Small-subunit ribosomal RNA, 5' domain from a Verrucomicrobiales bacterium, 530 nucleotides, folded computationally. Its mean pLDDT, the model's own confidence on a scale to 100, is 86. The source organism's lineage runs through Bacteria, Pseudomonadati, Verrucomicrobiota, Verrucomicrobiia and Verrucomicrobiales.
Context: one part of a larger RNA
RNA sequence: GAACGAACGCUGGCGGCGUGGAUAAGACAUGCAAGUCGAACGGGAUUAUUUUGGUAGCAAUAUUGAGAUAAUCUAGUGGCGAACGGGUGCGUAACACGUGAGAAUCAUCCCGGAAGUGAGGAAUAAUUCGCCGAAAGGCGGACUAAUACCACAUGUGAUCGUAAGAUUAAAGUGGGGGACCGCAAGGCCUCACGCUUCCGGACGAGCUCGCGGCCUAUCAGCUAGUUGGCGAGGUAAUGGCUCACCAAGGCUUUGACGGGUAGCUGGUCUGAGAGGACGACCAGCCACACUGGGACUGAGACACGGCCCAGACACCUACGGGUGGCAGCAGUCGAGAAUCUUUCACAAUGGGGGCAACCCUGAUGGAGCGACGCCGCGUGGAGGAUGAAGGGAUUCGUCUUGUAAACUCCUGUCACCACAGAACAAGGUUUCUGUAUUAAUAACACAGGAAUUUGAUGGUAUGUGGAGAGGAAGGGACGGCUAACUCUGUGCCAGCAGCCGCGGUAAUACAGAGGUCCCAAGCGUUGUUC
Numbered sequence: 001g002a003a004c005g006a007a008c009g010c011u012g013g014c015g016g017c018g019u020g021g022a023u024a025a026g027a028c029a030u031g032c033a034a035g036u037c038g039a040a041c042g043g044g045a046u047u048a049u050u051u052u053g054g055u056a057g058c059a060a061u062a063u064u065g066a067g068a069u070a071a072u073c074u075a076g077u078g079g080c081g082a083a084c085g086g087g088u089g090c091g092u093a094a095c096a097c098g099u100g101a102g103a104a105u106c107a108u109c110c111c112g113g114a115a116g117u118g119a120g121g122a123a124u125a126a127u128u129c130g131c132c133g134a135a136a137g138g139c140g141g142a143c144u145a146a147u148a149c150c151a152c153a154u155g156u157g158a159u160c161g162u163a164a165g166a167u168u169a170a171a172g173u174g175g176g177g178g179a180c181c182g183c184a185a186g187g188c189c190u191c192a193c194g195c196u197u198c199c200g201g202a203c204g205a206g207c208u209c210g211c212g213g214c215c216u217a218u219c220a221g222c223u224a225g226u227u228g229g230c231g232a233g234g235u236a237a238u239g240g241c242u243c244a245c246c247a248a249g250g251c252u253u254u255g256a257c258g259g260g261u262a263g264c265u266g267g268u269c270u271g272a273g274a275g276g277a278c279g280a281c282c283a284g285c286c287a288c289a290c291u292g293g294g295a296c297u298g299a300g301a302c303a304c305g306g307c308c309c310a311g312a313c314a315c316c317u318a319c320g321g322g323u324g325g326c327a328g329c330a331g332u333c334g335a336g337a338a339u340c341u342u343u344c345a346c347a348a349u350g351g352g353g354g355c356a357a358c359c360c361u362g363a364u365g366g367a368g369c370g371a372c373g374c375c376g377c378g379u380g381g382a383g384g385a386u387g388a389a390g391g392g393a394u395u396c397g398u399c400u401u402g403u404a405a406a407c408u409c410c411u412g413u414c415a416c417c418a419c420a421g422a423a424c425a426a427g428g429u430u431u432c433u434g435u436a437u438u439a440a441u442a443a444c445a446c447a448g449g450a451a452u453u454u455g456a457u458g459g460u461a462u463g464u465g466g467a468g469a470g471g472a473a474g475g476g477a478c479g480g481c482u483a484a485c486u487c488u489g490u491g492c493c494a495g496c497a498g499c500c501g502c503g504g505u506a507a508u509a510c511a512g513a514g515g516u517c518c519c520a521a522g523c524g525u526u527g528u529u530c
Stems, first nucleotide, its partner, number of pairs: 001530004006526005013377006019370002026333003030330003035080003040077002043074014087288003097212006105205002110201008118152001120150002127142006157168004172193006180187002214260003221251003226248004231243003263285004267278004290311005313324004341367001343366003349363001350361004380410004390401004414471001416466005427453009474519005479500003485514005495502002
């Protein structure tokens, strides 16, 4: 000199863009952060229309029960998702990461292709009845559905096998419809979404190896599943991954083993470079989710907001027993020099579910707070000498503050007031036309046109007008390094100080004042790196 996720002191007008728990991976009140599908299924509730029975009434009507249709909502079964997204850096010196190769693999959803989707069965939740418990919750009886579950058939294919041959699958739902069959439901045709088997691709994941990147020898020897083989088990897959047997190997001064420290990288800072230091924000990978261990489900987890066991901690309790996990977003306490709102919206982008409408989304988009950083703007401009007053100095003549002020003439950024007022909107719905499909002019899909509708930010940005110099300057330094000097006070005291050093009666070095210099909404100090 440069830099910072900074802190502290003094000061503080505006805006834009960034950025903000680095310490206690300490403990957490409260709310939200993962749901969705009724076009898989049987129930239930509500509303509307309608058919019918009862009661009161002469009747109109009122009321009550049963049924049908339609719409909306829904606890449960079922499907998909919940393994993504979001957080943190504890552990890890390791194929964890970076880079480059490789073979013995898996792969939900998605894309392309081939084939199929036939015919049956037994349950169970919900519901209802009963029981236990303070609660959390649990037990038993009865009934029922499915794209839930299980047999049968078929075998394009796939697996095993030299071959013969053996084994092996499925599920329906919704829209529309002319002829034909059927009393009807429907069959039948067609479209869409599904389902099953296989091949290929894509996305993603697992595994192996070469090379690369910390300190320490006051750590010199380490190792028995250890190193290799044969066989078996296990896995999606190779492999001592595991096991039985056999052999005695394997690593190491090119630093094994041990100890310490540490997430790694793209990169960031500095530097002319070489290098050195670091790894906040953003992006990729890894690891972790109160601590330790374990598996289940599943395409995928040994699973942050799943399960089981143990432990610590905290809470509820009827004392028998239960419940919980913010290193998600806010927020609280604690420790600390120190780090924000218990905010708005799904309008956009993206994700999950759904045919869709749509629903969910503390991802994300925004706003709020902090001069924490960078950048921009302003705090006025021109004229103005009696060189005013006041302050300071003085050789008492004057000099300086100083064109500075006053005063005159202007301008109108920002802030303020008034009015107008965005982009981010693509899409959705209804309807018309065309194309494709089809037996079809129906339905679905696609393309185009018309109408209508969707904005958190936000009455914001921005524009126009108004008023008015009005509301907006400080901090540090002034002995040398180092730009900038005098007076007063103090008297080796009080104090200063980055180094040299100042201060003991004329201190440009302490303290105050005037003046000057530097930077400026900041200026200094401290810390750290180069």